This is a predicted structure of a 319-nucleotide part of an RNA (large-subunit ribosomal RNA, domain IV) from an archaeon. The RNAcentral record of the full RNA draws on ENA. The prediction has a mean pLDDT of 86.

Context: one part of a larger RNA
RNA sequence: CUUAGUUAAGGGAAUUCGGCAAAUUAGCCCUGUACCUUCGGUAUAAGGGGUGCCUAUUAUUGAGUAAAUAGUAGGUCGCAGUAACAAAGGGAGUCCGACUGUUUCCCAAAAACACAGGUCCCUGCUAGCCAGUAAUGGUGUGUAUAGGGGCUGACUUCUGCUCACUGCCAGUACGUGAACGCCCUUUUCAAGGGGUCUAAGCGUUGGUAAAGAGCGGGCCUAACUCUGAGGCUCUCAUGGUAGCGUAAUACCUUGCCAACUAAUUAUUGGCUUGCACCAAGGAAGUAACGAGAUUCCCACUGUCCCUAACUAAGACCUG
Numbered sequence: 001c002u003u004a005g006u007u008a009a010g011g012g013a014a015u016u017c018g019g020c021a022a023a024u025u026a027g028c029c030c031u032g033u034a035c036c037u038u039c040g041g042u043a044u045a046a047g048g049g050g051u052g053c054c055u056a057u058u059a060u061u062g063a064g065u066a067a068a069u070a071g072u073a074g075g076u077c078g079c080a081g082u083a084a085c086a087a088a089g090g091g092a093g094u095c096c097g098a099c100u101g102u103u104u105c106c107c108a109a110a111a112a113c114a115c116a117g118g119u120c121c122c123u124g125c126u127a128g129c130c131a132g133u134a135a136u137g138g139u140g141u142g143u144a145u146a147g148g149g150g151c152u153g154a155c156u157u158c159u160g161c162u163c164a165c166u167g168c169c170a171g172u173a174c175g176u177g178a179a180c181g182c183c184c185u186u187u188u189c190a191a192g193g194g195g196u197c198u199a200a201g202c203g204u205u206g207g208u209a210a211a212g213a214g215c216g217g218g219c220c221u222a223a224c225u226c227u228g229a230g231g232c233u234c235u236c237a238u239g240g241u242a243g244c245g246u247a248a249u250a251c252c253u254u255g256c257c258a259a260c261u262a263a264u265u266a267u268u269g270g271c272u273u274g275c276a277c278c279a280a281g282g283a284a285g286u287a288a289c290g291a292g293a294u295u296c297c298c299a300c301u302g303u304c305c306c307u308a309a310c311u312a313a314g315a316c317c318u319g
Base pairs, nucleotide, nucleotide: 001314002313003312004311005310006309007308008307010305011304014303019300027051028050029049030048031047036041038154052076053075054074055073056072057071058070059069060068061067077081089298090297091296092295093294094293095292096290097289101113102112117152118151119150120149121148122147123146128139129138130137131136155285156284157283158282160215161214162213165212166211167208168207169206170205171204174203175202176201181196182195183194184193185192216234217233218232219231220230243277244274255271256270257269258268259267
C1' cells in the first nucleotide's frame, strides 16, 4: 500500500452530483399518538417510561406450599440487565404510477407491462376470430351476463367543439361501370367493330370522433393611464370549452412575487401573455401503497475539518 474489520477528543454533512458509505434506531410491557382519509386506515405514527438477580407476599387457574399467569413491598450488583446473538432511524412537502403483482437469464425493476373498472367495434351459432391448400381443428362440448378485437386504466369531479380530409356504416329514382348473354354489322362464314343489358366498386346522399385526426388571423374601442366586456373584417369543417399551467411539457429563463438559507440556476406556494398543456394517444384531483424521482428538517455519525492507532490476511523486505 491492498482487502476485511475495530476505535476515535472537539466540531457534526463544512464532504459529495447526491448523507454514497457508515452511524443512529431496534425485542417485549405500559403510556401516548397529529395532519389527512375512500372512515378501512394513516399507526409500531411521533413522543415518554420500564426491563437483571434475590427475598417475602397477594390474586386467578389449579386437587395443590406443584406449575403457570398477573401484581405488591423490600433488597442487591454493574458503566451498561431484550448487557452476547438477533433486532425499524424518524418526520414534512412535491412529481409519477391507484393498489398486490410482472419485466430486459448475465450493466436498466422503473414513471415501463399487467390489473380490477370504463368505453367502442365485430359476432344469432354451419356465428365472429384464429390455424390449415383442404378435410378439419381451437375458442367451446361455450351461446350476447358469451366469445374475439382496439383504446383507456382503482376511486372522485368530468370528458367541450368539428364529419371539410382519411376510414368505417347505411341509402340511392340517377350517372359511370368488365366479361358473358342479346341485337346490329364490314356481300356470306370467321376473327374483328358498334350497340344494349349489368354486379361489386366509384360518383352521389346521409351518418359516425372513448374511429385516424383537427380545434385561426387582422383592426378599433370605456370620462388619467392601462386593460378591452363590446364592435368591424378575412377565413375555416370547427376555431381549444372545463380544468391545469415557467409543468417529467416554457425557447426566452436563473420569468416575476413570496417561503425556506448568512448566501439557493435547487425546492415549495402563488401569478401566468401556454416558443409548443388540454379532456379515454384521457383532463384535473386523490387516502393507501412504492428497493421509483426530487427538496427540506430532527437524530446520528471518520463523509469531512484531519488524520491517527489497532486487529486479520496479503503485497513487500531479509534469511